[in-house]
RNA sequence: AAGUCUGAUAGAGGCGCGGUUGACAAAAGUACUUUUCAGAAAAGGUCGGGAAGCCGAAAGGGAAAGGGGAUACCGCCGAGGGCAUAGAGAAGUUCCCGCUUUGCUGUGUGCCGGGCCGUCGGAGAAGAUCCGGCGGACUGUCGCGGCUACAUCUGCCGCGGAGUGCUGUCAUGAUC
Numbered sequence: 001a002a003g004u005c006u007g008a009u010a011g012a013g014g015c016g017c018g019g020u021u022g023a024c025a026a027a028a029g030u031a032c033u034u035u036u037c038a039g040a041a042a043a044g045g046u047c048g049g050g051a052a053g054c055c056g057a058a059a060g061g062g063a064a065a066g067g068g069g070a071u072a073c074c075g076c077c078g079a080g081g082g083c084a085u086a087g088a089g090a091a092g093u094u095c096c097c098g099c100u101u102u103g104c105u106g107u108g109u110g111c112c113g114g115g116c117c118g119u120c121g122g123a124g125a126a127g128a129u130c131c132g133g134c135g136g137a138c139u140g141u142c143g144c145g146g147c148u149a150c151a152u153c154u155g156c157c158g159c160g161g162a163g164u165g166c167u168g169u170c171a172u173g174a175u176c
Stems, first nucleotide, its partner, number of pairs: 003175003006171006014077001016076005024068001032061006044055003047098006081112006088105002090101003113139002116136008141161007
C1' cells in the first nucleotide's frame, strides 16, 4: 500500500415512501329537522345482570365525520408503515357489578429490501380503498457457482442472503 473493522459523511433502487391540497363520487335521501297522524301497553331490541332511558308511520326540508380521491406542491430513500403479541386508554345509551373489542388511540417487544399480478381471507356502508396468508414472476443490491481462460473487469445464466443491507468519499481511527 492493499484488505478487514469502526466512526463520520454523501448517495443509489422505482408503478419507491410519507405529508399537505383537493374538484368529485359515495356515505345518504341516512342522521337531524318541520308538519300531520298514531302510540305512550306488552313483547322484543339497545354487550350480560339489576334499575332508569330510548324506539312508529307519512309528507316537506336535508347534512357532516370517519373511509376514498384526479391534480398540484412539499419532505424523503428505514423512506415509512403494516402485521403479530403484551398491557393501557377509549368505546359499547346512563348508574352499579362484570364482560368484550375483528374495528378506534398511545406504549413495549418481535417480524418484514421494494413495488406488481393472481388467489383466499379480513377490515369497510361499499363493487371504493386498505390489510394479511399463500403462489408467481419482476426489480435494485451483495455473495456463491457456471459460461471462463492466472487474475481482474464487463455481460449472460443459475442459486442464495437481507435494508442491522449495498455503493462512494474521508479519518490526525483500530487491526495487520
This is a predicted structure of a 176-nucleotide RNA (Lysine riboswitch aptamer). Of the family's consensus pairs, 91% are formed in the model. Rfam family: Lysine riboswitch aptamer. About the family: Riboswitches are metabolite binding domains within certain messenger RNAs that serve as precision sensors for their corresponding targets. Its mean pLDDT, the model's own confidence on a scale to 100, is 79.